The part of an RNA shown here (small-subunit ribosomal RNA, 5' domain) has 501 nucleotides and comes from an uncultured prokaryote. Its mean pLDDT, the model's own confidence on a scale to 100, is 82. RNAcentral holds the full RNA, with entries from ENA. It matches the Rfam family "Bacterial small subunit ribosomal RNA". Rfam links the family to the GO terms ribosome and structural constituent of ribosome.
Context: one part of a larger RNA
RNA sequence: GAUGAACGCUGGCGGCGUGCUUAACACAUGCAAGUCGAACGAUUAAGACCCCUUCGGGGGUGUAUAGAGUGGCGAACGGGUGAGUAACACGUGGGCAACCUGCCCCUCACUUCGGGAUAACUCAGGGAAACCUGUGCUAAUACCGGAUACUCCGGGACGGUCGCAUGGCCGGCCACGAAAUGUUCCGGCGCUCCAGGAUGGGCCCGCGUCCCAUUAGCUUGUUGGUAGGGUAACGGCCUACCAAGGCGACGAUGGGUAGCCGGCCUGAGAGGGUGAACGGCCACACUGGGACUGAGAUACGGCCCAGACUCCUACGGGAGGCAGCAGUGGGGAAUAUUGCGCAAUGGGCGAAAGCCUGACGCAGCAACGCCGCGUGGAGGAUGAAGGUUUUCGGAUUGUAAACUCCUUUCAGCAGGGACGAAGGUGACGGUACCUACAGAAGAAGCCCCGGCUAACUACGUGCCAGCAGCCGCGGUAAUACGUAGGGGGCAAGCGUUGUCC
Numbered sequence: 001g002a003u004g005a006a007c008g009c010u011g012g013c014g015g016c017g018u019g020c021u022u023a024a025c026a027c028a029u030g031c032a033a034g035u036c037g038a039a040c041g042a043u044u045a046a047g048a049c050c051c052c053u054u055c056g057g058g059g060g061u062g063u064a065u066a067g068a069g070u071g072g073c074g075a076a077c078g079g080g081u082g083a084g085u086a087a088c089a090c091g092u093g094g095g096c097a098a099c100c101u102g103c104c105c106c107u108c109a110c111u112u113c114g115g116g117a118u119a120a121c122u123c124a125g126g127g128a129a130a131c132c133u134g135u136g137c138u139a140a141u142a143c144c145g146g147a148u149a150c151u152c153c154g155g156g157a158c159g160g161u162c163g164c165a166u167g168g169c170c171g172g173c174c175a176c177g178a179a180a181u182g183u184u185c186c187g188g189c190g191c192u193c194c195a196g197g198a199u200g201g202g203c204c205c206g207c208g209u210c211c212c213a214u215u216a217g218c219u220u221g222u223u224g225g226u227a228g229g230g231u232a233a234c235g236g237c238c239u240a241c242c243a244a245g246g247c248g249a250c251g252a253u254g255g256g257u258a259g260c261c262g263g264c265c266u267g268a269g270a271g272g273g274u275g276a277a278c279g280g281c282c283a284c285a286c287u288g289g290g291a292c293u294g295a296g297a298u299a300c301g302g303c304c305c306a307g308a309c310u311c312c313u314a315c316g317g318g319a320g321g322c323a324g325c326a327g328u329g330g331g332g333a334a335u336a337u338u339g340c341g342c343a344a345u346g347g348g349c350g351a352a353a354g355c356c357u358g359a360c361g362c363a364g365c366a367a368c369g370c371c372g373c374g375u376g377g378a379g380g381a382u383g384a385a386g387g388u389u390u391u392c393g394g395a396u397u398g399u400a401a402a403c404u405c406c407u408u409u410c411a412g413c414a415g416g417g418a419c420g421a422a423g424g425u426g427a428c429g430g431u432a433c434c435u436a437c438a439g440a441a442g443a444a445g446c447c448c449c450g451g452c453u454a455a456c457u458a459c460g461u462g463c464c465a466g467c468a469g470c471c472g473c474g475g476u477a478a479u480a481c482g483u484a485g486g487g488g489g490c491a492a493g494c495g496u497u498g499u500c501c
Base pairs, nucleotide, nucleotide: 001500002499003498005497006496007495008494009493012373013372014371015370016369017368018366019365020331025329026328027327029326030325031324034073035072036071039070040069043066048061049060050059051058052057080284081283082282089209090208091207092206093205094204095203096202099201100200104197105196109192111190112146113145114144115143121136123134124133125132126131155174156173158171159170160169161168162167182189183188210256211255212254217247218246219245222244223243224242225241226240227239228238229237259281260280261279262278263274264273265272266271286307287306288305289304290303309320310319311318312317337363339362340361341360345359346357347356348355349354376406377405378404379403386397387396388395389394410442412437414435415434416433420428445490446489447488448487449486450471451470452469456485457484458483459482460481466473467472
């Protein structure tokens, strides 16, 4: 000098930030991912119109409301945490002639003919519940089959051209495989194939990345080959067979520790330390394992299995996962509200209106940090009283106070009152800000005073009580302990402690 700090004493205001560093300990409760009726069938409140009526009501039409179901998109983003990881995890620079990419943009073409189911619903049944079983009916942008198609895919032989080894690109020929769907408010919105782009990802490589040699040898899918499987894709990634290799003192293997970086702190720099907040990447989601769906996950608020724990139970069986936002217990020196709003920015769905959004925008708490402001200004000597001290003359506190004149920042009270919002819409908020009013009024402490190191006397104590960062003070005149007066330093803070330079 710095700090995500804590502790002690003290504490007026504002702005901007920051706030579980410990138990990746366990979690009550609420909320944090939905949306689309312009994909689909059935049901339905209210009102309108028509019909019937025993005047109670019933039926129909087309609007339209609602909540389930089928279907689509999203849920792989956003948000949290740092456990694991010494690794192509990260950083940096390259490669893919070894790859994928929903939504978006662009190009070309197409959107044809059919089919059978199923949920919802009905009926029946089982169960304490979670939920489940059977019967019958129905729709689609759900599912299936056929037709047709290209520079698409796979295979075959051929020609041209290029390269960086496997090889790439172009051309024509043959046969095989491979698609779709509608809806509409008539403007569109969609669906399918091919090619390209953009974006996002996957894989590979060079270099860099902590400590221990009181860890010296390690390795059998191990190292390479052939063949096959698998993947979007290369590859011992996996399998069979064959060979016996591969790594290591330029530190293998083992052990310990640790998310990495942009940055941040310090320093003249070189360097050292660090990785909170903000941004990028990675990993994880009660613990371990597994796959499914999907363009994308091996999926925090999805599924299955096992385990520990907790809860419900009619004892047969079920339910759960805050390292999301608040909040609780616990641990700890220590870290906040079970707040408001979708007004803004952004995201999901939707043609849109809109709905959802603890992302986000705000407010609350905390001197935790930085910055700014105030606690008054000018005059005022009988140098008042009081205190302290004294050589008893005085000295000092000290222009300090009183007193006189003045001002009103901030806080208070009252009136007005935003920007942020593009046409509408403001949580913040009657906030910021402006104006008026009253009155010096409501607002100063903490540490130190032996040297280092700015600042000295008195009393008490008597190697006691105590102080102390180092040197060291204290055993009867202690500037070093305690108190007082005075002084010095910093100031809404001041000291102490921890950590780094």